[in-house]
Molecule: FMN riboswitch aptamer (RFN element)
Organism: Sporolactobacillus laevolacticus DSM 442
RNA sequence: AUUAUCCUUCGGGGUCGGGUGAAAGUCCCAACCGGCGGUGAUUCGUUUAUAAACGUAAGCCCGCGACCCGGUUGCCUUUUUGGCAAACGGUUGAUUCAGUGAGAAGCUGAAGCCGACAGUACAGUCUGGAUGGGAGAAGGAUGAA
Numbered sequence: 001a002u003u004a005u006c007c008u009u010c011g012g013g014g015u016c017g018g019g020u021g022a023a024a025g026u027c028c029c030a031a032c033c034g035g036c037g038g039u040g041a042u043u044c045g046u047u048u049a050u051a052a053a054c055g056u057a058a059g060c061c062c063g064c065g066a067c068c069c070g071g072u073u074g075c076c077u078u079u080u081u082g083g084c085a086a087a088c089g090g091u092u093g094a095u096u097c098a099g100u101g102a103g104a105a106g107c108u109g110a111a112g113c114c115g116a117c118a119g120u121a122c123a124g125u126c127u128g129g130a131u132g133g134g135a136g137a138a139g140g141a142u143g144a145a
Stems, first nucleotide, its partner, number of pairs: 002144009017029003031125002033115002035064004044055004059113002068090003072086005095111005117128003
């Protein structure tokens, strides 16, 4: 350094200001926000002998997670209905133009666009399921080659 099992900790941000109205953080103008892994021609940093390697770097390029749906299995329920849990399967948003260049989905500039369910005056931002779950990140223990 690799790998198997297990443990611990961590693991999401956002309505300034105004309009209408009886009532809106929900409508209208405007404002604000961007989970995780990968990729990567900018940038910065580190190592090194130029080369090169490593780290950093995308909401809308690829994939994942949450929400939702489905049957299956187990448990609860006398049974049906129903509830809970597990693994599995399914669904699941949004980008163009110009510049540079050999090459742009990732760089520079500009203009756009997107955001589960339930509640409520119609919600990415409020309240709730959720002191939950979670992609994963870091550290540790034991074993193996």